RNAcentral holds the full RNA, with entries from SILVA.
This is a predicted structure of a 477-nucleotide part of an RNA (small-subunit ribosomal RNA, 3' major domain) from a metagenome.
Context: one part of a larger RNA
RNA sequence: UGACGGGGGCCCGCACAAGCGGUGGAGCAUGUGGUUUAAUUCGAUGCAACGCGAAAAACCUUACCUAGACUUGACAUCCAGAGAAUUUUUAGAAAUAAAAAGUGCCCGCAAGGGAAUUCUGAGACAGGUGAUGCAUGGCUGUCGUCAGCUCGUGUCGUGAGAUGUUGGGUUAAGUCCCGCAACGAGCGCAACCCCUAUCAUUAGUUGCCAUCAAGUUAUGUUGGGCACUCUAGUGAGACUGCCGGUGACAAACCGGAGGAAGGUGGGGAUGACGUCAAGUCAGUAUGUCCCUUACGUCUAGGGCUACACACGUGCUACAAUGGUAAGUACAAAGAGUUGCAAGACUGUGAAGUGGAGCUAAUCUCAAAAAACUUAUCUCAGUUCGGAUCGUAGUCUGCAAUUCGACUACGUGAAGUUGGAAUCGCUAGUAAUCGCGAAUCAGCGUGUCGCGGUGAAUACGUUCCCGGGCCUUGUACA
Numbered sequence: 001u002g003a004c005g006g007g008g009g010c011c012c013g014c015a016c017a018a019g020c021g022g023u024g025g026a027g028c029a030u031g032u033g034g035u036u037u038a039a040u041u042c043g044a045u046g047c048a049a050c051g052c053g054a055a056a057a058a059c060c061u062u063a064c065c066u067a068g069a070c071u072u073g074a075c076a077u078c079c080a081g082a083g084a085a086u087u088u089u090u091a092g093a094a095a096u097a098a099a100a101a102g103u104g105c106c107c108g109c110a111a112g113g114g115a116a117u118u119c120u121g122a123g124a125c126a127g128g129u130g131a132u133g134c135a136u137g138g139c140u141g142u143c144g145u146c147a148g149c150u151c152g153u154g155u156c157g158u159g160a161g162a163u164g165u166u167g168g169g170u171u172a173a174g175u176c177c178c179g180c181a182a183c184g185a186g187c188g189c190a191a192c193c194c195c196u197a198u199c200a201u202u203a204g205u206u207g208c209c210a211u212c213a214a215g216u217u218a219u220g221u222u223g224g225g226c227a228c229u230c231u232a233g234u235g236a237g238a239c240u241g242c243c244g245g246u247g248a249c250a251a252a253c254c255g256g257a258g259g260a261a262g263g264u265g266g267g268g269a270u271g272a273c274g275u276c277a278a279g280u281c282a283g284u285a286u287g288u289c290c291c292u293u294a295c296g297u298c299u300a301g302g303g304c305u306a307c308a309c310a311c312g313u314g315c316u317a318c319a320a321u322g323g324u325a326a327g328u329a330c331a332a333a334g335a336g337u338u339g340c341a342a343g344a345c346u347g348u349g350a351a352g353u354g355g356a357g358c359u360a361a362u363c364u365c366a367a368a369a370a371a372c373u374u375a376u377c378u379c380a381g382u383u384c385g386g387a388u389c390g391u392a393g394u395c396u397g398c399a400a401u402u403c404g405a406c407u408a409c410g411u412g413a414a415g416u417u418g419g420a421a422u423c424g425c426u427a428g429u430a431a432u433c434g435c436g437a438a439u440c441a442g443c444g445u446g447u448c449g450c451g452g453u454g455a456a457u458a459c460g461u462u463c464c465c466g467g468g469c470c471u472u473g474u475a476c477a
Stems, first nucleotide, its partner, number of pairs: 001477002003474003007471007015461002019425005026316008034307002042053002064302007073125001077124002079121005086101006105114003127291002130289003136285001138280003141276001143274001148187006154163003167178003193268004198236007207226003212223003239262001242256005318418001322377006334365003339358002344353003384415001389410007431453007
């Protein structure tokens, strides 16, 4: 100087408390451990691994296993020789092997040469998801969006170092003020950026419809208009600016006015010096080591989907604040030409036939669902719950057996609110309800977004956990 203390002081955080809803019990989905297996590819392992890499494992992917094949190789550059390319047949699970047909383009009279592409040969080499993340780059997680981490000059100290950065207030903040052997500065904080909340202005189609007119069973449908809504550019607006009080005459805090918004308005992006030899050699790059008729490459089938069990994360429930049936409203944000697909017809349905329109503020996906109204069920393992299984189907795809999603009929398991323990959340939040997208032929209860309905509670900081500052002890570095 740090680190540590079941030392002290001050302060903060859904850290506790106050509340609301969960997990832990059941069934299923998914990941992991374990076990099994020819293989169940590899990585991630307290917080910070476990719906994680994987924003899609039937084949492919695929790295694993079994079997069949290749050895200058599936891929790159160079040399020599031959053939255009290409097509067809046979064998085979395919890879592949054999056979047959075939002779283009440019320069040149020709011989020959060239481009492009295929085959053969020799070697230089290719290749490796083989090892090492404790050799590395790059990227990332974490403490933590915590308020800290440092430097120059000066001063003090023999020196390591100290001071500044401590102190008194204050703040979300090393934020600001005052003081002070310090005076300044840098990286962080804040602001500048984006979305959102109000208004003005510009613009008015594909958006909108107040007024006028026309038309329809009906609809901005048409003429017309840009007022309004909206869209998307520009600007205004919030700054403790104003008033009162407290305070050290400061910084600031408390209350108020005006205001759409008030003291960081709400949300996002943004992550200092560093810590964990944290994670990643399997995204890519890369040193070294290793393999080179194989640890490389191709193909078919299988596996990654196994299942006495254990754990994590979720979904659905156990019902009446509910289930069922019928009717009736109100979104936002997205996607669409290898695509989204309307109306119509067929089917109980998944879906099929057919195809208007749309490269989209025009058309389509598209029905929002909870909500509301009416009826019914009447507390039961039930008209709750839907697992499991049987049969028949639909769709995608070369292919749905291992191993897809969905539909109809039948079947109708556990489950009556969950021990110890444990998690999230402070407001348009929790809870609850549906919608969309990426990936994608097909496939989600996952992920990332979007809106609808919409709470309760916070006395407080004694305690648990984590963190910041000051101080103290130390046989630790």
Its mean pLDDT, the model's own confidence on a scale to 100, is 82.